Predicted 3D model of a 71-nucleotide RNA (transfer RNA).

[in-house]
RNA sequence: UCGUGCAUAGUUCAGAGGUAGAAUUUCGCAUUCCCAAUGCGAAGGCCCGAGUUCGAUUCUCGGUGCACGAA
Numbered sequence: 001u002c003g004u005g006c007a008u009a010g011u012u013c014a015g016a017g018g019u020a021g022a023a024u025u026u027c028g029c030a031u032u033c034c035c036a037a038u039g040c041g042a043a044g045g046c047c048c049g050a051g052u053u054c055g056a057u058u059c060u061c062g063g064u065g066c067a068c069g070a071a
């Protein structure tokens, strides 16, 4: 330099056009003599910019970062 893939919650991952979910973590409550475990509830996120569309996390283009490959 070129090619391919990936980027979503603090963490590990779903979701692939119609207001984003799980597990775990954190916080509160219940249970307990206390802790743990368990149950209920809450908080927390679409890498950046542009385009297409009535509507973009999703499609297209560019950028950034990471991984792999070629020279």
Base pairs, nucleotide, nucleotide: 001070002069003068004067005066006065007064010024011023012022013021018054025043026042027041028040029039030038047063048062049061050060051059

The same sequence occurs in records of 2 taxa. Rfam family: tRNA. By type it is a transfer RNA.